RNA sequence: ACGAGACAUUUGGGGUGCGUAAAAGCUGAGAAUAUACCCAUGGAACCUGAUACAGUCAACACUGGCGCAGGAAAAUGUGAACCGUACAAC
Repeated sequence: ACGAGACAUUUGGGGUGCGUAAAAGCUGAGAAUAUACCCAUGGAACCUGAUACAGUCAACACUGGCGCAGGAAAAUGUGAACCGUACAAC
């Protein structure tokens, strides 16, 4: 100096399961009311395929594939800090 990083504001998107007679308990950022959490297009937040496949678990979850499969919610501002890149000086 620059930045499709980041930060701020506003707006928007999303999930809320397993387990139990009831609990305890399990996973997770979050397990239905949250002024929370996650995500917002160079988008695996989240949804569909999927009551599916392989491993695994008490089960969900998790791991791998599926998957350059199909969908999925943005604008403005800042350049302080942090990070990255480049340049310069020492």